[in-house]
């Protein structure tokens, strides 16, 4: 250079051909419980779905642009 993947919550992920309010475990916090811790259990916080534009009535999804990684070719 060229070709492919991946990018969603603090971390590991899903989310099947565009629509239901963007979810799960862990982790965090509150509250129960305990003599305290620990484990349980209950409740809640927390997201510009990697940047930007494009299609569309509607994009995490489809298209392009550029960033970041992984790999592979020469």
């Nucleotide at each position: 250079g060229c070709c492919g993947g991946u990018g969603u919550a603090g971390c590991u992920c899903a989310g099947u051909u565009g629509g239901c309010c963007a979810g799960a475990g862990c982790a965090c916090g509150u509250g129960a419980u305990u003599u305290g811790u620990a484990a349980u259990c209950u409740c809640g916080g927390g997201g510009u779905c990697g940047u930007g534009a494009g299609u569309u009535c509607g994009a995490a999804u489809c298209u392009c642009u550029c960033c970041a990684c992984c790999g592979g070719c020469u």
The RNA shown here (transfer RNA) has 74 nucleotides and comes from a Flavobacteriales bacterium.
Its mean pLDDT, the model's own confidence on a scale to 100, is 81.
The sequence was found in a public genome assembly.
Taxonomically the source falls in Flavobacteriales (Bacteria, Pseudomonadati, Bacteroidota, Flavobacteriia).